[in-house]
RNA sequence: AGAGUGGGCCAGGCGACCGUCGAUUCGCCAUGGGCGGAUCGGAGGAAAGUCCGGACCGGACAGGGCACGGUGAUGGCUAACGGCCACCGGGAGUGAUCCUAGGGAAAGUGCCACAGAGAACAGACCGCCGAUGGAUGACGCCGGCUUCCCCGGCGUCGUCACAGGCAAGGGUGAAACGGUGCGGUAAGAGCGCACCGCGCGGUCGGUGACGGCCGUGGCAGGGUAAACCCCACCGCCGGCAAGCCCAAAUAGGGGGCGAUGAGUCGGCCCGACUCGCUAUCAGCCCCGGGUAGGGUGCACGAGCCCGUCGGCAACGGCGGGCCUAGAUGAAUGGCCGCCACCCGACAUUCGUGGCGCCGAUUUAUAAUCGGUGAAACGGUCGGGGACAGAAUUCGGCUUACCGGCCCACUCUGCCA
RNA sequence: GAGGGUGUAGCUCAGUCGGUAGAGCAACGGCCUUUUAAGCCGUGGGUCCAGGGUUCGAGUCCCUGCACCCUCA
Numbered sequence: 001a002g003a004g005u006g007g008g009c010c011a012g013g014c015g016a017c018c019g020u021c022g023a024u025u026c027g028c029c030a031u032g033g034g035c036g037g038a039u040c041g042g043a044g045g046a047a048a049g050u051c052c053g054g055a056c057c058g059g060a061c062a063g064g065g066c067a068c069g070g071u072g073a074u075g076g077c078u079a080a081c082g083g084c085c086a087c088c089g090g091g092a093g094u095g096a097u098c099c100u101a102g103g104g105a106a107a108g109u110g111c112c113a114c115a116g117a118g119a120a121c122a123g124a125c126c127g128c129c130g131a132u133g134g135a136u137g138a139c140g141c142c143g144g145c146u147u148c149c150c151c152g153g154c155g156u157c158g159u160c161a162c163a164g165g166c167a168a169g170g171g172u173g174a175a176a177c178g179g180u181g182c183g184g185u186a187a188g189a190g191c192g193c194a195c196c197g198c199g200c201g202g203u204c205g206g207u208g209a210c211g212g213c214c215g216u217g218g219c220a221g222g223g224u225a226a227a228c229c230c231c232a233c234c235g236c237c238g239g240c241a242a243g244c245c246c247a248a249a250u251a252g253g254g255g256g257c258g259a260u261g262a263g264u265c266g267g268c269c270c271g272a273c274u275c276g277c278u279a280u281c282a283g284c285c286c287c288g289g290g291u292a293g294g295g296u297g298c299a300c301g302a303g304c305c306c307g308u309c310g311g312c313a314a315c316g317g318c319g320g321g322c323c324u325a326g327a328u329g330a331a332u333g334g335c336c337g338c339c340a341c342c343c344g345a346c347a348u349u350c351g352u353g354g355c356g357c358c359g360a361u362u363u364a365u366a367a368u369c370g371g372u373g374a375a376a377c378g379g380u381c382g383g384g385g386a387c388a389g390a391a392u393u394c395g396g397c398u399u400a401c402c403g404g405c406c407c408a409c410u411c412u413g414c415c416a
Numbered sequence: 417g418a419g420g421g422u423g424u425a426g427c428u429c430a431g432u433c434g435g436u437a438g439a440g441c442a443a444c445g446g447c448c449u450u451u452u453a454a455g456c457c458g459u460g461g462g463u464c465c466a467g468g469g470u471u472c473g474a475g476u477c478c479c480u481g482c483a484c485c486c487u488c489a
Base pairs, nucleotide, nucleotide: 001412002411003410004409005408006407007406008405009404010403012339013338014337015336017334018333020042021041022040023039024038025037026036027035028034029033044387048398049397051396052395053394054393055392056239057238058237059236068235069234070233071232072231074086075085076084077083088102089100090099091098092097103230104229108228109227110224111223112222125170126169127166128165129164132163133162134160135159136158137157138156139155140154141153142152143151144150178196179195180194181193182192183191197219198217199216200215201214202213203212204211205210243296244295245294246293253287254286255285256284257283261275262274263273264272265271303322304321305320306319307318308317309316310315341384342383343382344381345380346379350378351377352376355373356372357371358370359369360368417488418487419486420485421484422483423482426441427440428439429438435472443459444458445457446456447455465481466480467479468478469477
C1' cells in the first nucleotide's frame, strides 16, 4: 500500500421565528371550565416485527399422572429464556475468523422415488477363476483278446467355461455391509500383516463435554428422529382492550312511603250486598348492578452514569451521583440563516504538505538542491442527510438503515 | 394494542405419509356453422410469496421476513 476479519460508538451542531404534549405556577373571564403568559421536561438503536422469556393482574388449582407444546454436547451467567459468555466435537477458510436444532438409529414402526443385478439379517449384469468335479484333445505307462486297431484305469500338458467358486475391477445410485498398500490365492476375500478409521478396556489430564497415550478386537447392526417415536428437562389458561375504583341521563330490577276505595240499593245518612284490598298503576324516596364519562394500573425501575473489587468472559458485589416522555384520533414539528460532513462539476494564477520522474552533488547509497508532471487540500456553484416514531413494562432475538468515526487482528506485496 | 388465518397458471382452488405440480374457467390453434355463440379435439402457460436451513431430494418439514384478510373495547 492492497485485500479482508471481529468489535464498539455517533445518528449533525448553534441561533431566530411560528406551533405542540405534560408538570409547576401566575393573570383574566369567572370557575364545570375556558383563554393567555412564564419556567422545566418531551422518542429509538432499532421505539418496528410480535419471534422467545419474565414482571404485573385476573381466572383455575391438594398432590401426582396422562395428553399437548417447546428445548436438547459441556460448564457457567441470569428473575427467566430457544438469550449471552467460556470451552468441547464437526465443517469452511492460507489466516484473522465464521457456521453448527450438536441427545438416542443396538426399544419399536415407517420411508429410501428414478436408475441399478442388488437399497438392508442384500446381490451377481459385465467381469475374474475354474484349484475341485465334469466334458474333450495329445502324449506316456499299466491292464483287458497273445501284436496293431479297440476298450478301461492312472499320470502329465492343454482346451471348454458346464457344475461351481469370487466380489478385486467396471457399471447404477445421494447412499452398495470399513479405506489404502503389501503378502496370499485357481481367482479372490481382514484370509494374514502395516497404517488410518471404528468398537472395547486401562491409564493420564480436565469440574465436565472431551482429549493424549497404551493395550486389545479383524470389524459388528447404511441413511433419515427440522418422520412417528424413546429419553431428559421446562411449561396451568388468558392478557393493561389484564384488572381495580368513582359514577350522569334514560330504560329495567329490589324495597319503602303514599292514595285506604269503587259500584249497586236509596232523596240523604247509617247499613247491606258485589268487586278490589299478598297484587297492579301513577308519584316521591332509598338501594344495588351497569353504560357513557372519569380516575387508577402508569412511570423509582431486574433503572442510568462514574469509580473500585472478584471473574478469561457473560456477569456479580460495594461506594458515590442522578431522576430521565406519559399522549388516548393520539404531542416531540415547520421554516430561515450560519457552520461542519458527504457527492458531483468547474477553476487550477498562487500557497501548503507530500508522491513519481529527470538532472546536479557523492566512488556509490542516503541526505540536500534544482526542474518537471498529474492528482489532493485551501476556492466557486449545485445536490444530499437514511431506516423509521413511544402506547403497561423489562431482558433478548430478528429485520430495516444515507453515511461517518474509533479500536484490535489476519493475509499478500514492497522498503528499511 | 392483542390474537388468529391465508399466499400454488391470467382468475377460483386441489395437491395424501417428502419422490419429476394438477382441475375448472380463461387464452391460443383446428373442426363444425353462411357467421357468432355453444359443442368436439389439441396446445402453451408456474422463481409453488421471498431468503436461509434439515434431507440424497422440499409446494410439503423447520427458522426468518414480506403482503393480504378476519376477530376482540